RNA sequence: CAAGUAGACCGGGUGACCGCCCGCCGAAGCUUUGCCUAGGCGGGAGGAAAGUCCGAGCUCCACCGGGCAGGAUGCUGGCUAACGGCCAGGAGGGGUGACCCUACGGAGAGUGCCACAGAAACACACCGCCCGCCGAAGCCUUGGCGUAGGCGGGCAAGGGUGAAAUGGUGAGGUAAGAGCUCACCAGCGGCCGGGUGACCGGUCGGCUGGGUAAACCCCAUCCGGAGCAAGACCAAAUAGAGGGACAUAAGGACGCCCGGCCUGUCCCCGGGUUGGUCGCUUGACUCUUCCGGUAACGGAAGAGCUAGAUAGAUGGUCACCGCCCUUUAGGGGCACAGAACUCGGCUUACAGGUUUACUUGACCU
RNA sequence: CGGGGUGUAGCGCAGUUGGUCUAGCGCGCAGCGUUUGGGACGCUGAGGUCGGCGGUUCAAAUCCGCCCACCCCGACCA
Repeated sequence: CAAGUAGACCGGGUGACCGCCCGCCGAAGCUUUGCCUAGGCGGGAGGAAAGUCCGAGCUCCACCGGGCAGGAUGCUGGCUAACGGCCAGGAGGGGUGACCCUACGGAGAGUGCCACAGAAACACACCGCCCGCCGAAGCCUUGGCGUAGGCGGGCAAGGGUGAAAUGGUGAGGUAAGAGCUCACCAGCGGCCGGGUGACCGGUCGGCUGGGUAAACCCCAUCCGGAGCAAGACCAAAUAGAGGGACAUAAGGACGCCCGGCCUGUCCCCGGGUUGGUCGCUUGACUCUUCCGGUAACGGAAGAGCUAGAUAGAUGGUCACCGCCCUUUAGGGGCACAGAACUCGGCUUACAGGUUUACUUGACCU
Repeated sequence: CGGGGUGUAGCGCAGUUGGUCUAGCGCGCAGCGUUUGGGACGCUGAGGUCGGCGGUUCAAAUCCGCCCACCCCGACCA
C1' cells in the first nucleotide's frame, strides 16, 4: 500500500425567529392554604422506538391439590429475576490465515416410511465368478476329453440400479470368495489414565446389517390463563319484574377427569355514556472508579434524574458549515425509521462516517 | 395498542398423516368444428417459479425458521 477478519461508537452540527406537549414558579383575575390567562425557567424519540418471536415484572381471574392430554427446550459447564438469551469450553464442518458456521440428546426400546429404478430397501442374487454331475456339436487310440446348454451347490470380489446395497485400502489365503487372517485407517464395546463435564489419550477385543426423530415416539428439564382496551376510583345517563338454559346443574379466565372448598351462574335480546383521576414512569435505571472472575457477570463507594401524550406533542422557516448527486451560475437531497404500561433478549431494516485489535500478500529500510 | 386467522392460474376453490404432483376442478381466455350469423354444445390448447427468502430430507404446496400483504375480533355502565 492492497485485500480481508472480529469488535466498539456516531448516525447531520451551530445560531436566530415562530409554534406544540409536560413539570415548577406565577403580577393580574376568580368561587382565595386553591385554580390559573399573560410571562419566566427546565425537559422533550431510537439503535432499532419496528416484527410481536421468546423471557419476566405488574394486574385480575375467590382459594387449593392430584392425574391425563397439550406445548416448549435439547453437546457440556457457568451467568441471570427469567429465557429459546449471553459467556467459556468440547465435537463436527469451512477458510492459506485472522476467524466463521452448526435445530449438536436417543435409530442397539418399539412402530411407521424409504416413491421411480433395481434381483433385493430388509434379511437378497439379474448379469457374473467357481465346484460337482449330465452332456448336442467337435476331437481322438470307442472309451474318454469336452464348448454351447441343463441340473444341484458355493460366493458376494466385479458389473448394473439407486439418494442410499451390509466398514475402506493393500497383502496373504482360497475351487472361487469372504475380517477368513494380517497391517494401517474409520466406527463400536471393555479396561486404564486425565478432565467438574461434554470429551480426550493409551491399550485390548475382528465386535462391523442402512437412512429418517424440522415422522410418531423414548429420555431429561420447564410450563395455570388472560393481558394496561389488565385493573382501581369518581362523575353522568338509562329500562332490565325481557327471553332461554340449568339446582341430580352451571361456573371457578384454553381442553378432559377426580377430590376439597366457594357462589346464582352462563347465553341471547334491548337500554345508556363516549367524561375525569390513578395505574404512568425512580427503575432487575444510567455514569465513573475500585475489587473478584478467562469471560458473561457479580460486589462496594460516589454522582445523576433522562418524554409521559390520549387520536396522540417532539415541528416549521432562514443563515452558515459538513456530506452526497448534478446540466457547475446555480439547483436538489440528508439512511432505516417514529415512543403508547415497563424491562432483558432475539430477529429484521439501515445512506454514510469514526475508531481498536488482528490476518494474508507485495514493496522499501 | 393487544389478540387471532388466511395467502394455490384472471376469479372462486380442492389438494397439507412428504413420493408416479415440474400440481387438479368449475367459470373465464384463445383456436377449430357445428350454424346463414350469434348463443349454447363438442374437441384442442395456453395460463402457476403454490405470498417471498432460507433450512431439514434422496425428495417440500405439505415439515421448521424469518420476513411481506390482507382480513377479523377486543371500550365502559345498568